c-di-GMP-I riboswitch aptamer from a soil metagenome, 90 nucleotides, folded computationally. The coordinates come from a structure-prediction model, not an experiment, and the mean pLDDT is 86.
[in-house]
RNA sequence: AAAAGGCAAACCUCAAGUGAUUGAGGGGCGCAAAGCCACGGGUCUUCUGGAAAAAACUUCAGCAAAACAAAAGAUAGCCGGGCUGCCGAA
Numbered sequence: 001a002a003a004a005g006g007c008a009a010a011c012c013u014c015a016a017g018u019g020a021u022u023g024a025g026g027g028g029c030g031c032a033a034a035g036c037c038a039c040g041g042g043u044c045u046u047c048u049g050g051a052a053a054a055a056a057c058u059u060c061a062g063c064a065a066a067a068c069a070a071a072a073g074a075u076a077g078c079c080g081g082g083c084u085g086c087c088g089a090a
Stems, first nucleotide, its partner, number of pairs: 006031002011026006029077001035083003039080003042075005048069002057062001
């Protein structure tokens, strides 16, 4: 380079979950590991703190957010890492 194949994005339907998302069916954007594993980082979700609190509003004592932090979870088709693997020049 070929050959045999494999997986399956978005989207749609059903189901599970507070949620991120996941599973099944359809569907193909793509993938030489888009096979498996949450070990490191990133991103996302939830709860707690922030908040007996900023601003605005307002019946004048009511209402109430975000950055950020930690924990728990998700993501392997975000990156790195670990393990395994088809064919072939080799």